Record summary: Predicted 3D model of a 92-nucleotide RNA (c-di-GMP-I-GGC riboswitch aptamer) from a Dehalococcoidia bacterium. Lineage of the source: Bacteria > Bacillati > Chloroflexota > Dehalococcoidia. The prediction has a mean pLDDT of 90.
RNA sequence: GUCGAGAAAGGCAAACGGCUCGAAAGAGCCGGACGCAAAGCCACGGGCCUAAAGUCCGACUUGCUCGGACCAGGGUAGCCGGGCUGCCGAAG
Repeated sequence: GUCGAGAAAGGCAAACGGCUCGAAAGAGCCGGACGCAAAGCCACGGGCCUAAAGUCCGACUUGCUCGGACCAGGGUAGCCGGGCUGCCGAAG
């Protein structure tokens, strides 16, 4: 260096519940632990979720209307890849 042990010390915290923010997806804080060796940080590529705005299409009750498709934008780093940083330590 690679790697990650029925190792040690320490760390994070899914679902769910409460409060807050948001149109939503979702986020923050508290509780709580399913898990995690980068489950630390970054939306750069792909995916997924959302879509109040916008474009197009449709409907009829013709409107600040309803429904559908796409999508600016938003989200997810606990979906994958990539970038940056990093604790501990046996065997190989």